Predicted 3D model of a 250-nucleotide part of an RNA (large-subunit ribosomal RNA, domain VI) from Haladaptatus litoreus. The prediction has a mean pLDDT of 85.
Context: one part of a larger RNA
RNA sequence: UGUUACGGUAUCUGACGGGAACGUUCGUAUAGUACGAGAGGAACUACGAAUGGGUGCCACUGGUGUACCAGUCGUUCGAAAGAGCGCGUGCUGGGCAGCCACGCACCACGGGGUAAGAGCUGAACGCAUCUAAGCUCGAAACCCACCUGGAAAAGAGAUACCACCGAGACCACUCGUAGAAGACGAGUUCGAUAGACUCGGGAUGUACGCGCCGAGGCAACGAGGCGUUCAGUCCGCGAGCACUAACAGG
Numbered sequence: 001u002g003u004u005a006c007g008g009u010a011u012c013u014g015a016c017g018g019g020a021a022c023g024u025u026c027g028u029a030u031a032g033u034a035c036g037a038g039a040g041g042a043a044c045u046a047c048g049a050a051u052g053g054g055u056g057c058c059a060c061u062g063g064u065g066u067a068c069c070a071g072u073c074g075u076u077c078g079a080a081a082g083a084g085c086g087c088g089u090g091c092u093g094g095g096c097a098g099c100c101a102c103g104c105a106c107c108a109c110g111g112g113g114u115a116a117g118a119g120c121u122g123a124a125c126g127c128a129u130c131u132a133a134g135c136u137c138g139a140a141a142c143c144c145a146c147c148u149g150g151a152a153a154a155g156a157g158a159u160a161c162c163a164c165c166g167a168g169a170c171c172a173c174u175c176g177u178a179g180a181a182g183a184c185g186a187g188u189u190c191g192a193u194a195g196a197c198u199c200g201g202g203a204u205g206u207a208c209g210c211g212c213c214g215a216g217g218c219a220a221c222g223a224g225g226c227g228u229u230c231a232g233u234c235c236g237c238g239a240g241c242a243c244u245a246a247c248a249g250g
Base pairs, nucleotide, nucleotide: 007162008161009160010159011158012157016149017148018147019146022052023051024050025049026048027047028046029045035040053107054106055105056104057103061101062100063099064098068094069093070092071091072090073086074085075084076083077082096236110144111143112142117137118136119135120134170250171249172188173187174186175185176184193245194244195243197240198239199238200237201235202234203233204232209228210227211226212225213224216221
């Protein structure tokens, strides 16, 4: 853009496609059974597991975690507190979210038509014969079933509702279950979309200052310890709350 006068919102159908829709092995029961003189020793089937592979996820475990917290060395500033720099974390010990695997879940049953093959009935050919007519079975393969795309399927679909002077859509703005850009999704005061704040949850591990103790020292001083203190600092998480911004508009 089209879908034969005329717009849209939402939900579907499913022509036709795509898919690992999985592979292998072991164990238990069958069973010390069938079989076999004995020695020995199965299978159909059912259930359970392991491993390889695939898809997804992050409650647990673990990794990362240059957001964060703490310790510590050198140096610079500083009275101290604290901070900068030290191969774009100086080093070290932890570590939320996110991302991930070493973690977790799933990858089923069944049905239909057949292949080779096994048969039934049965003539041609009074017998026989699975085949000529007809019929029953029979594969990890095929078609369904399962996951997924899919009205541009030109035979161009369906249903419900709104609107034909107004329904709807877009820009703009706040964002993220989304994302290279577009797109997609949640919102825009009739509002919890983002930020701030409060509370909850979490990381680190007990801040500065002050008080007491403190080896030693004539004293000044003094590493460190205890208390104040489950402190202090921090948060890409959750909830609440219109305080800030979603305005003004096109």

RNAcentral holds the full RNA, with entries from ENA and SILVA.